Predicted 3D model of a 473-nucleotide part of an RNA (small-subunit ribosomal RNA, 5' domain) from an uncultured bacterium.
Context: one part of a larger RNA
RNA sequence: GAACGAACGCUGGCGGCAGGCUUAACACAUGCAAGUCGAGCGCGUAGCAAUACGAGCGGCAGACGGGUGAGUAACGCGUGGGAAUCUACCUAUCACUACGGAACAACUCCGGGAAACUGGAGCUAAUACCGUAUACGUCCGUAAGGAGAAAGAUUUAUCGGUGAUGGAUGAGCCCGCGUUGGAUUAGCUAGUUGGUGGGGUAACGGCCUACCAAGGCGACGAUGGAUAGCUGGUCUGAGAGGACGAUCAGCCACACUGGGACUGAGACACGGCCCAGACUCCUACGGGAGGCAGCAGUGGGGGAUAUUGCGCAAUGGGGGCAACCCUGACGCAGCAAUGCCGCGUGAAGGAAGAAGGUCUUCGGAUUGUAAACUUCUGUUAAGAGGGAUGAAGAAAUGACAGUACCUCAAGAGGAAGCCCCGGCUAACUACGUGCCAGCAGCCGCGGUAAUACGUAGGGGGCGAGCGUUGUCC
Repeated sequence: GAACGAACGCUGGCGGCAGGCUUAACACAUGCAAGUCGAGCGCGUAGCAAUACGAGCGGCAGACGGGUGAGUAACGCGUGGGAAUCUACCUAUCACUACGGAACAACUCCGGGAAACUGGAGCUAAUACCGUAUACGUCCGUAAGGAGAAAGAUUUAUCGGUGAUGGAUGAGCCCGCGUUGGAUUAGCUAGUUGGUGGGGUAACGGCCUACCAAGGCGACGAUGGAUAGCUGGUCUGAGAGGACGAUCAGCCACACUGGGACUGAGACACGGCCCAGACUCCUACGGGAGGCAGCAGUGGGGGAUAUUGCGCAAUGGGGGCAACCCUGACGCAGCAAUGCCGCGUGAAGGAAGAAGGUCUUCGGAUUGUAAACUUCUGUUAAGAGGGAUGAAGAAAUGACAGUACCUCAAGAGGAAGCCCCGGCUAACUACGUGCCAGCAGCCGCGGUAAUACGUAGGGGGCGAGCGUUGUCC
C1' cells in the first nucleotide's frame, strides 16, 4: 500500500447493488417449513337432491428442495481412465391387458387406559393381496426341460397397468496421479496378505465364512498422535509465489449422542420407525411425549451478526387428466454506513478587506470572497398530479406497490464530520503544565521559553465517513 462475513470510538443526508452468528454441531417457548389425488375404493356427516366436507384403505411424493461443517488426511475431494452394475418418473419400439379367490381397515358392538394409545367379536370395497391361464422376445440350464405378468378409471377419447429391448437422466463400484505439518511418533498388521470351496450384493471384491499357504506395509516415512470438510475460486503480488475456502456453484459428510434395520427404483432416511443413553416436558406414578445444523424468534456464549414481516404475481419443485392444492425453495419488503458504487449538503457576483476570534515588533498580519448583501438554480428531501415493465396471454391473474419513473408549484430552505500538524509524513503559532499530567507505529517527547502533553487560533489529509484494533498478502 491492498484486502475483510469484521469489531470499537466519534460522526451521520439520500439512492442502487451486494453481503449479514466467523463464538456454543450450546439449550430451545410459539407459529409456519410436504403434501396431494374422489378420474383407484368402500364408508360416515350435512343436504330433498346436485354436491360439499371428514377420517380410513390405496397410489405417487416425503431419498428433492432447505441447513450445517461436527467428523473425515480418506478413492473424501480434484483430475484422467475403467468394467462386474442398478435406474421411479420421461422417451422410442414390440407384444399383452384373460379367468377366478380369500382377506383387512374404515364402520357396528363389547371392553382396557389419566393420557399416549389399545384389545376382542362381526360386516365390507378396490388400481390393496393371492391363485390359475398365456408369454416370441426375458430368466435358469450344456441340453432336454423348467420358471415368471397385468388393473382398471372417467367416459368415447383419454389417463393408466404388465412383460421385453434401447435411449436419456441419476447413482453404486475399481484404478493412476495430486491433496497440511511434525521422526522429541520406527516399526505396523491374524481377516492380517494370497489361494480354493461356499455365502452375500444391483454389481467386482476377505464384503462374510470354512480350509490351506505365510504373507502384506514401511526412511520414496508405514503405524500412532496433531490439525483440517475438498474444489471451482477469493485476497495479495509485475510475476513466481504466499494466505484463505464467507456469499455463489460442484462434490462429500452429518441431523440430540451411539447402534440397527424396515419400506422403497432410490435411504440405513433432518421435520419416518426400533433399541440404548443424556436432557426437557406431561402423568391419576401404572406409563407416555420431544429433538430448529429448515424460516422467523428466545435464552446463553461473544468484540460481534437482522423481522416471531408479505406473497405464491414470477422462476422452480411435489401431487392431480384438469381445475387446483401445497411450497419460510423462491420472489419481495423490514433492520444496521457492513461493504462497493453514485449523488447531495448549493451556484455566480460580492472589499468599507465589516464585526468577532487569534497572533503581534502595536505598524499590522491572519481567519477571508469567507460572511453579510445581490442575482440565480432546484439535484435531493418534503407537497400535489400521473403512473409502469416484470404477465408468458384470446381473456383473467402483481406480493413488491400507488413503488420505480414522469410532470408541476414553492423555496437555499432539512443535510459535515473525523483524524493529523517533531522526523519518517502533507501541515505552526500562542497559552497552560513543569520527568507532573500525559503522548508514542519506530526514533523518541515532558525536569520553566515544549511546533511531540492539554486547550485555542491557524493549517494539512480524507470525506458520509474518519480513525483505532485484529487478520492475511
Background:
The coordinates come from a structure-prediction model, not an experiment, and the mean pLDDT is 87.